[in-house]
RNA sequence: GCCCUGGUAGCUCAGCGGGAGAGCGCCGUCCUGACGCGACGGAGGUCGGGGGUUCGACACCCUCUCGGGGCA
Numbered sequence: 001g002c003c004c005u006g007g008u009a010g011c012u013c014a015g016c017g018g019g020a021g022a023g024c025g026c027c028g029u030c031c032u033g034a035c036g037c038g039a040c041g042g043a044g045g046u047c048g049g050g051g052g053u054u055c056g057a058c059a060c061c062c063u064c065u066c067g068g069g070g071c072a
Base pairs, nucleotide, nucleotide: 001071002070003069004068005067006066007065010024011023012022013021018055026042027041028040029039030038048064049063050062051061052060
């Protein structure tokens, strides 16, 4: 330098054009003598940045950036 792949909640990851979600974690209530387990509820997101396509983009296109892999 070129090619492939990934960047979404604190962490690990889903989400092949129209509700942004799960598990764990965190907070609250109940439960318990207490902790834990369990039940119920809740908070938390510029979807890596910018632009474009579209009535509508996490998703499609361009570019930049960061991580991983490969070729030279």

Predicted 3D model of a 72-nucleotide RNA (transfer RNA) from Micromonospora trifolii. The prediction has a mean pLDDT of 85. Its Rfam family is "tRNA". Rfam classes the family as a transfer RNA. Gene Ontology term of the family: triplet codon-amino acid adaptor activity.